The RNA shown here (c-di-GMP-I riboswitch aptamer) has 88 nucleotides and comes from Halanaerobium saccharolyticum subsp. saccharolyticum DSM 6643. The organism belongs to Halanaerobium saccharolyticum subsp. saccharolyticum, within Bacteria.

RNA sequence: GACAGAAAAGGGCAACUCAAUCCGAAAGGAUAGAGGCGCAAAGUUUUCAGACCUAAUGUUUUCAAACAAUGGUUGUGAAACUACCUGG
Numbered sequence: 001g002a003c004a005g006a007a008a009a010g011g012g013c014a015a016c017u018c019a020a021u022c023c024g025a026a027a028g029g030a031u032a033g034a035g036g037c038g039c040a041a042a043g044u045u046u047u048c049a050g051a052c053c054u055a056a057u058g059u060u061u062u063c064a065a066a067c068a069a070u071g072g073u074u075g076u077g078a079a080a081c082u083a084c085c086u087g088g
Base pairs, nucleotide, nucleotide: 003087004086005085012039013038016035017034018033020031021030022029023028037075043081044080045079047078048077049076050074051073052072053071057068058067059066060065
């Protein structure tokens, strides 16, 4: 160092719920607080694929709606980059 592990130590992230402000057509996102499901990459990039959400806008229309992402989520898989501790 590749690689492996999460036993120990020090930490990290944060599903979901509640409350608040802002951005957004919405989905959703940001900031920050309380609680804390879980996670050894649950760090970064949607790069590729899958799944899911919304429909501003467009089309259709039996006028109720339907379909569609260029908008989003991903703690699903793969990939790339980076990384604390221990073993090595």
The prediction has a mean pLDDT of 82.